[in-house]
Context: one part of a larger RNA
RNA sequence: CCAUCGUUUAGGAACUCGGCAAAAAAGUGGCCGUACCUUCGGUAUAAGGCCUGCCACAUCGAAGGCCCCGCAAGGGGAGAUAGAUGGGGCCGCAGCGAGCGUCUUCUUUCCGACUGUUUACCAAAAACACAGGUCCCUGCUAAAGCCGCAAGGCGAUGUAUAGGGGCUGAUGCCUGGCCAGUGUCAGAACGUUAAGGGGAGAGGUGAUCCCGAAGUAAUUUGGGCGUAGCCUUGAACCGAAGCGCUGAUGAACGCCGGCGGUAACUAUAACCGUCCUAAGGUAGCGAAAUUCCUUGUCGGGUGAGUUCCGACCCGCACGAAUGGCAUAACGAGAGAGAAACUGUCUCAACGAUGGACUCGGCGAAAUUGCAAGUAGCGUGAAGAUGCGCUGUACCCGCAGCUGGACGAAAAGACCCCGUGAAGCUUUACUACAACUUGAUAUUGGAUUAGGACGUUUCUUGUUCAGCGUAGGUGGGAGCCGCAAGGCGACGAUGAGACACCACCCUUGAAACGUUUUAAUUCUCACUUCUGGUGCGGAAUGGCUUCGGAAGGACAGUAUCUGGUGGGUAGUUUGACUGGGGCGGUCGCCUCCCAAAAGGUAACGGAGGCGUUUACAAAGGUAGGCUUAGCCCGAAUAGACAUCGGGCUGGACGCGCAAACGCACAAGCCUGCUUUACUGCAAGACCUACAAGUCGAGCAGUCGCGAAAGCGGAAGUUAGUGAUCCGACGAUCCAAUGUAGGAUGGUCGAAGCUCAUCGGAUAAAAGCUACUCCGGGGAUAACAGGCUGAUCGGACCCGAGCGUCCAUAGCGACGGUCCGGUUUGGCACCUCGAUGUCGGCUCAUCGCAUCCUGGGACUGAAGAAGGCCCCAAGGGUUUGGCUGUUCGCCAAUUAAAGCGGUACGUGAGCUGGGUUCAGAACGUCGUGAGACAGUUCGGUCUCCUAUCCACUGCGGGCGUAGAUUCUUGAGGGGGCGCUUCCUUAGUACGAGAGGACCGGGAAGCACGAAUCUCUCGUGUACGAGUUGUCCCGCCAGGGGCAUUGCUCGGUAGCGACAUUCGGAACGGAUAAACGCUGAAAGCAUAUAAGCGUGAAGCCGUCCCCAAGAUGAGGAAUCAUAGACCCCUGCGAGACGAGCAGGUCGAUAGGUCGCAAGUGUACGACCGGCAACGGUUUGAGCUGAGCGAUACUAAUAGGUCGUAU
Repeated sequence: CCAUCGUUUAGGAACUCGGCAAAAAAGUGGCCGUACCUUCGGUAUAAGGCCUGCCACAUCGAAGGCCCCGCAAGGGGAGAUAGAUGGGGCCGCAGCGAGCGUCUUCUUUCCGACUGUUUACCAAAAACACAGGUCCCUGCUAAAGCCGCAAGGCGAUGUAUAGGGGCUGAUGCCUGGCCAGUGUCAGAACGUUAAGGGGAGAGGUGAUCCCGAAGUAAUUUGGGCGUAGCCUUGAACCGAAGCGCUGAUGAACGCCGGCGGUAACUAUAACCGUCCUAAGGUAGCGAAAUUCCUUGUCGGGUGAGUUCCGACCCGCACGAAUGGCAUAACGAGAGAGAAACUGUCUCAACGAUGGACUCGGCGAAAUUGCAAGUAGCGUGAAGAUGCGCUGUACCCGCAGCUGGACGAAAAGACCCCGUGAAGCUUUACUACAACUUGAUAUUGGAUUAGGACGUUUCUUGUUCAGCGUAGGUGGGAGCCGCAAGGCGACGAUGAGACACCACCCUUGAAACGUUUUAAUUCUCACUUCUGGUGCGGAAUGGCUUCGGAAGGACAGUAUCUGGUGGGUAGUUUGACUGGGGCGGUCGCCUCCCAAAAGGUAACGGAGGCGUUUACAAAGGUAGGCUUAGCCCGAAUAGACAUCGGGCUGGACGCGCAAACGCACAAGCCUGCUUUACUGCAAGACCUACAAGUCGAGCAGUCGCGAAAGCGGAAGUUAGUGAUCCGACGAUCCAAUGUAGGAUGGUCGAAGCUCAUCGGAUAAAAGCUACUCCGGGGAUAACAGGCUGAUCGGACCCGAGCGUCCAUAGCGACGGUCCGGUUUGGCACCUCGAUGUCGGCUCAUCGCAUCCUGGGACUGAAGAAGGCCCCAAGGGUUUGGCUGUUCGCCAAUUAAAGCGGUACGUGAGCUGGGUUCAGAACGUCGUGAGACAGUUCGGUCUCCUAUCCACUGCGGGCGUAGAUUCUUGAGGGGGCGCUUCCUUAGUACGAGAGGACCGGGAAGCACGAAUCUCUCGUGUACGAGUUGUCCCGCCAGGGGCAUUGCUCGGUAGCGACAUUCGGAACGGAUAAACGCUGAAAGCAUAUAAGCGUGAAGCCGUCCCCAAGAUGAGGAAUCAUAGACCCCUGCGAGACGAGCAGGUCGAUAGGUCGCAAGUGUACGACCGGCAACGGUUUGAGCUGAGCGAUACUAAUAGGUCGUAU
């Protein structure tokens, strides 16, 4: 010193984030007594009080057993004990005397109702669960839901009072508005919509046929139309769910406004207006686990209250089952207060045990580039044992301590990076499971109704005019009838003329056929259940066969198909960047930067582009013209219209930004026109490539011009997109035996805000604090470094303020420096780790000084101040609040300084804050999640330090033999302040008030020493006492129970005790003040010279100190001295030191004394007894003081003296 314990004066939470920890109090039993509140159970052992031992006595007195009566049930009796009550006696500091066991209590708030559960190993909670509430699903041969590919199983041998799921979370009072969005449910008219059905049509081929050519002809060949068939396509139409659409639904996901004005003080706004919305937050609560501003404001509590409680309401950003508000009881939950109690603290002390230390035995570890003597200043990849300079330092250990070795440990977890990983989310992308839809198959019959198409038979057709209901066309002069007669023709009307026949259109009907839809029905597939026979069996299971029942062409299953589809899976989710994110940007053109060729960066400074113009041009050509501004002049006419003259000189204009260019015009006007051509191209520019740019000339064909000639768009430089892919146009191209052709090639032009613009894919967003890996000091957060904008300080100037007066005190506008404490900038060491705020502890330095000391000035009367100069010796408080630094407050003080030291100090402590994992609130987000927002909780490694540094203690050697005593080079320490009295109520002052200088006395803080006093401790001292065991019992003792507990206490150690200390004085100075005194006949404290002058400096005071290697000096001895060994303590970790070693009191013992305890044992006496009295201030007694050789320091050895 550490760990675990015991005790503690005075104070009593002042400690601290917090009474953490600890202690103490309480505790058991009995009696008494017990509030608010309450769900009437509770709260409650509430709280709070009294009693408790031992002895004898009195009163009451069971049960059981015993005795008697009775068959029994039962009744009666005697005695005892347990027990109870009562007053009395006795002892002690203390009577649940120890131990065991066992809530501290109260007040108040938040959260959660409760008992329970949880992160095995940092979170026990407010989280989970919970009973209760509510919503949704589920009617059962196969429930819903779940597991499984299926078979099968759970649900359940259950059946809506049942089962599954979601949310909420006892109870009480309640649970408002919104259905626009999303979801869910319902609906089916219309729209859209797949496979499939359907098949108008289109294409290819295509006998025949037609045309041409050749041939006398047969025939060959070229071209064309193109049947059937085959092939390729394919519109209408039919075609479900879904979506659209309509509606419902909030204890579904969710959401629940703004502005302006207004009342007779002001303020406020019941009121009014207006805009928007799906609707604008109701009750209740409210600075809250929610309030940023904020320590809101007020009240309470406190001396003082960032916390707490009660209110207010301005709710950044409460709010009603992601429930709101209350709430008794409960809680190892979170906050506040009080009582009690304490070593938590003021402020620490002593003691016990185990370590640490020494000796003996055994005997690790991490670590380790190399090697170790270090300090200051500097340098340096920017913080040096190792470099430079200058100091310091004889060699080696032991015990300690942690400032450094950017100590050890762990290839930083923060941050960034990686075309890294993983987990999670979703309205990212793409798939898949699952669910769902229809078609087809398994799959059959019938009826009814409807649709479509076809056939047949009928039917239908109204402008006006016309007898009139004229569908159209053609034929038609007749037709029907026995007849009568009728119709028609004729005529009329009209765009069109009727009879009759034929064909057709339109409307509708019927029948039939085909097809389709819907409904109903049948039984035969199929499904389920079940009875019998047989087989076989463990079987309620299986096979076989004959039946029955229920359902039934549905279901189920398969293929195709539309929808839904984070349920699952694979992935994507850019770069630049003075870290990253957010923001901005990303291609092209112009200018500056750009340093007179070209080129040239930045998240440098400024602007543009993603086109436009077409036959009455903004193109070509030919010809012509000159803009603009200013001045003067001229009807309306003006600043500006048109006309004339002059001046300037390109300022105008050139579609569009800028630059350059342009008068011979590239500008403006007019005529004619289309070269805004085709095929090439010498040669250049630019340039990594790919791209990009200019281009004379040749050929063809055009335009204009008389011609020379010009013209392959535009005064120039932007107006853009590679490759793949498919489609389109053209085409002497190829075309799988041949022909044809599908298809392809070639040329041309089109399709990309592929704008992240050299374009990863046709197709892609997020979270991670649950995280992981690889890297980076290439890159952030801390600290250092550089810088010094910001910050702090000083100085200069002096406008002005100060009645007057720049400068007692202030000081604008400006200027010059310094510092390196703020916020920053930079990104230089450190990411194979430099631990981060605050506190505690311990400091150390600077001075720009808070106090104390010295001084100048004062708008200094005194006192008290102001301001400045010198000065760093010392000092610089305790509390309340908060994690705080800071700050505010209370009370003091001479004063309550400012800064540096890795915002000094975590291998020194703490861990409240911040900054992992849990949880909650508000807010944001669809969500996973997130928040320099809040809230509760949350592992600080090493018993061990190698080196340096530091604090102590030794050994060696040296100092030319020793012992003793010293000097002091050098170093360290110390250095404080106040009050009172006096001088003196004096100086001063009208008074009030009230000194300097000097003298004296107390005190505070700090320090040193000491233990006489006081107090603490005192586990080997004394006594009391509980329980129990033992010494056979009594008595008396001993052990154990924290030293059992309790009361005292010697030495020692200590402080709370006592004593002492700072001073005085000398020297040299600072600011300041002087003497003499020139330069400069004066003046001048200065230049020569001489003084005064501070807690500061050097001494004086205390301590260390000759390794002061510079090793000093003196005295004495040299027949010196020292050590080992032994007895020891005043000393001490061990060494060492000191006292002693028989010529001896060193230790022990013994005796005496001091001192402590407090009257021993035994005996006797008193009392029934407990107990008391006497012997007796007795007995006992560690360390103290003294005496005494009884015991042990015996005996012996080594070095040295001799040179």